[in-house]
Molecule: transfer RNA
Organism: Oscillospiraceae bacterium
RNA sequence: GGAAGCGUAUCGAAGUGGUCAUAACGAGCCGCACUCGAAAUGCGGUGUACCGAAAGGUACCGUGGGUUCAAAUCCCACCGCUUCCG
Numbered sequence: 001g002g003a004a005g006c007g008u009a010u011c012g013a014a015g016u017g018g019u020c021a022u023a024a025c026g027a028g029c030c031g032c033a034c035u036c037g038a039a040a041u042g043c044g045g046u047g048u049a050c051c052g053a054a055a056g057g058u059a060c061c062g063u064g065g066g067u068u069c070a071a072a073u074c075c076c077a078c079c080g081c082u083u084c085c086g
Base pairs, nucleotide, nucleotide: 001085002084003083004082005081006080007079010027011026012025018069028046029045030044031043032042033041047060048059049058050057051056062078063077064076065075066074
């Protein structure tokens, strides 16, 4: 230099145009139960930012644009990571 793949909550990860981001599922974290005390196990809770007294609301799928009635999902550019080729 060329090609391909990937980027979703604290972490992993599903979702691949519509009624789902109430972001499934797993881990982690918090609380409770159990225990002499832990571990394991069970039950409940748990994304971030902004607005609000609260209830609640809005935004966020790497970043910025585009297509569409509708985009995490399609297209373009850029950023980052991985693999292959030279």